RNA sequence: AUGAUUACAAGGGGAGAGACUGGGGAACCAGCGCCGACGGAGCAAGUAGGAAUACGAAUCUCUCAGGCAAAAGAACCCUUGUAGGACG
Numbered sequence: 001a002u003g004a005u006u007a008c009a010a011g012g013g014g015a016g017a018g019a020c021u022g023g024g025g026a027a028c029c030a031g032c033g034c035c036g037a038c039g040g041a042g043c044a045a046g047u048a049g050g051a052a053u054a055c056g057a058a059u060c061u062c063u064c065a066g067g068c069a070a071a072a073g074a075a076c077c078c079u080u081g082u083a084g085g086a087c088g
Base pairs, nucleotide, nucleotide: 006083007082008081009080010079011078012077013076018032020031021030022029023028033068034067035066039064040062041061042060046055047054048053
């Protein structure tokens, strides 16, 4: 001196589903209907085990929470910076 996976920060992009009904100025509460890409939960192959069973991923599944005009949030992607130091 190259600067990978990764972590953090900032900026940008970022889907889905009732502007439903009633009360209320709104927040919110109740009712019914929906959404999945914050969070949460579940499982396959496989591994261990004599067995029971344990571990076991997700953008899959379930919707507990959350959300269903806008705003906010949002997995994921890009850029920059910092840390780090695989490889050469």

Predicted 3D model of an 88-nucleotide RNA (Glycine riboswitch aptamer) from Allobacillus halotolerans.